[in-house]
Context: one part of a larger RNA
RNA sequence: CUGGGCGUAAAGGGUGCGUAGGCGGUAGGGUAAGUCUGUUGUGAAAUCUCCGAGCUUAACUCGGAAACUGCAAUGGAAACUAUCCGACUAGAGGAAUGGAGGGGAGACUGGAAUACUUGGUGUAGCAGUGAAAUGCGUAGAUAUCAAGUGGAACACCAGUGGCGAAGGCGAGUCUCUGGACAUUUCCUGACGCUGAGGCACGAAAGCCAGGGGAGCAAACGGGAUUAGAUACCCCGGUAGUCCUGGCCCUAAACGGUGCGCGUUUGCUGUGAGUGGGAUCGACCCCGCUCGUGGCGAAGUUAACACGUUAAACGCGCCGCCUGGGAAAUACGGCCGCAAGGGUUAAACUC
Numbered sequence: 001c002u003g004g005g006c007g008u009a010a011a012g013g014g015u016g017c018g019u020a021g022g023c024g025g026u027a028g029g030g031u032a033a034g035u036c037u038g039u040u041g042u043g044a045a046a047u048c049u050c051c052g053a054g055c056u057u058a059a060c061u062c063g064g065a066a067a068c069u070g071c072a073a074u075g076g077a078a079a080c081u082a083u084c085c086g087a088c089u090a091g092a093g094g095a096a097u098g099g100a101g102g103g104g105a106g107a108c109u110g111g112a113a114u115a116c117u118u119g120g121u122g123u124a125g126c127a128g129u130g131a132a133a134u135g136c137g138u139a140g141a142u143a144u145c146a147a148g149u150g151g152a153a154c155a156c157c158a159g160u161g162g163c164g165a166a167g168g169c170g171a172g173u174c175u176c177u178g179g180a181c182a183u184u185u186c187c188u189g190a191c192g193c194u195g196a197g198g199c200a201c202g203a204a205a206g207c208c209a210g211g212g213g214a215g216c217a218a219a220c221g222g223g224a225u226u227a228g229a230u231a232c233c234c235c236g237g238u239a240g241u242c243c244u245g246g247c248c249c250u251a252a253a254c255g256g257u258g259c260g261c262g263u264u265u266g267c268u269g270u271g272a273g274u275g276g277g278a279u280c281g282a283c284c285c286c287g288c289u290c291g292u293g294g295c296g297a298a299g300u301u302a303a304c305a306c307g308u309u310a311a312a313c314g315c316g317c318c319g320c321c322u323g324g325g326a327a328a329u330a331c332g333g334c335c336g337c338a339a340g341g342g343u344u345a346a347a348c349u350c
Base pairs, nucleotide, nucleotide: 003322004321005320006319007304008303012318014201015200016199017198021194022193023192025088026087028085029084030083031082033081034080035077036076037075038074039073040072041071042070049065050064051063052062053061054060091191092188093187094186095184096183097182098181103177104176105175106174107173108172109171110154115149116148117147118146119145120144121143125136126135162169163168206247207246208245209244210243211242215241216240220236221235222234223233258317259316260315261314262313263312266295267294268293269292270291271290272289273288274287275286276285277284299306300305323350324349325348332343334341335340
């Protein structure tokens, strides 16, 4: 080097873009590096294998053959790989037309609710709990009406519904902007797949600077509970939660299932688009494509289950695993303002 694996037993990188590399469609022609084949040379002897011989046999020794699976030179073959040439359109991409969408960014606007402020009415309670108390209230609370201020989040619609690579995205309007999908089959002509490094994005919490601060709420204070109660319950409450700019880079970042392509019985729901039938029709019926669910043939699986959205059958490429603990730790170097992150052992022990 070679094996077997990765939904739940150890094991899919959080996600994308992409460098090197690996792999790569159809038909034809050239070359002959890989590949196949002939010849020549070489591949020391001994050893190994086979046949035979010599010591009474064996070990041992001797003779012969074979082998030395290799290397080099040279002649040939051209299917496959490679390479060069021109060509093709089924992969990929572009164009035109079209509809769907909480995809992203910015600006503006809206209503409900909470809180607060001011004013009116009004009087003794309110709040809270298992029960209470702390708390608020005669300096007029709670309740109720009117006006105003401010911040955050957007009820219903709402749906195993939609969009996005993932994280994630939900009031409305406008502007800018990414992607997917369908139809046409017009254009390019293999331009493809994957992707070590690299780069970018990456919930929440956390950090830095400046704003903002209604509600909620780590820490903290108080009241209860309790043997105690550094908790669960209650009254308060600061960071934070929000915005702008800059960091951090983690997660049960989960479908615990890497990406791409091809092949393989079906039934049923739903979203978007489209063709046809019928029709006044958008309803309804039949079909196609893409997405998203349920059930299940074959098959797979240790079982559970998966099952055209595969965990089936194959191919290509990447990542990862190799008994438990020590330990996702120490050390080292790298990144970070810090918190810490990433990479990642061993002794020892069972």
This is a predicted structure of a 350-nucleotide part of an RNA (small-subunit ribosomal RNA, central domain) from bacterium enrichment culture clone auto10_4W. The prediction has a mean pLDDT of 89. RNAcentral holds the full RNA, with entries from ENA and SILVA. Rfam family: Bacterial small subunit ribosomal RNA.